[in-house]
RNA sequence: UAUCCGCACCCACUCACUUUCGCGGCAGGAGCGGGGGAACCAGGUAGGCCGCCGGUCCGGAACACGGAACGGCUCGGGGUGAAGUCGCGCCACGGCGCGGCCGGACAUCUCCCGUCCGAACCCGACAGCUCACCUCGCAGGCGCCGGAGAGGAAUUUC
Numbered sequence: 001u002a003u004c005c006g007c008a009c010c011c012a013c014u015c016a017c018u019u020u021c022g023c024g025g026c027a028g029g030a031g032c033g034g035g036g037g038a039a040c041c042a043g044g045u046a047g048g049c050c051g052c053c054g055g056u057c058c059g060g061a062a063c064a065c066g067g068a069a070c071g072g073c074u075c076g077g078g079g080u081g082a083a084g085u086c087g088c089g090c091c092a093c094g095g096c097g098c099g100g101c102c103g104g105a106c107a108u109c110u111c112c113c114g115u116c117c118g119a120a121c122c123c124g125a126c127a128g129c130u131c132a133c134c135u136c137g138c139a140g141g142c143g144c145c146g147g148a149g150a151g152g153a154a155u156u157u158c
Base pairs, nucleotide, nucleotide: 007143009141010140014030015029031138032137033136034135035134036133041128051073052072053071054070056068057067058066059065076126077123078122079121080120084101085100086099087098088097089096090095102118103117104116105115106114108150112147113146
C1' cells in the first nucleotide's frame, strides 16, 4: 500500500429470506425512520387576487384583453438534517474574517475541562396539526479510541 474477515463510531439507514456450484441479487417480509393526508384546535375574518418564461387551446373583429390545462424555472414558500442567529469589519456582492448566543460530535452514562463541526441536497407557486388512508428511504462517511470521576459488560487464564 492492497485485499479479506471481525469489532466499533456518526447517522433512520438494520436483520433474515431470496432462482445459484458459489458470489451478487429484483420483488416481497420484519424492524427503524421520513413525507402527504379529516374533524377538533390553531390561523383568518366583506370579497377577490396572488412569482417568471414558453408554445397550444378557448372566448373575442383584434398582434387588445381574459381564461384553461400542459411544459420549464426559482426570487416567494416548504422539506430532510445538529448544521441557526446577532454584532463588527472587508468584499470581486459569490462570500470571507473576528466575536457572542444557540445547536451537534468526542465510542455505557453524568458532570467539569478541553478539542472539533454548524454542511449539503430536495420539492417546484404548493403543503399548519392530523384518525383512517396513500407514499418514500434503509445510503454515505469513518476509528484503533482527549483528561478526571462513577458504574457496568466482555474476553483470556487458573
A computed fold for a 158-nucleotide RNA, annotated as c-di-AMP riboswitch aptamer (ydaO/yuaA leader).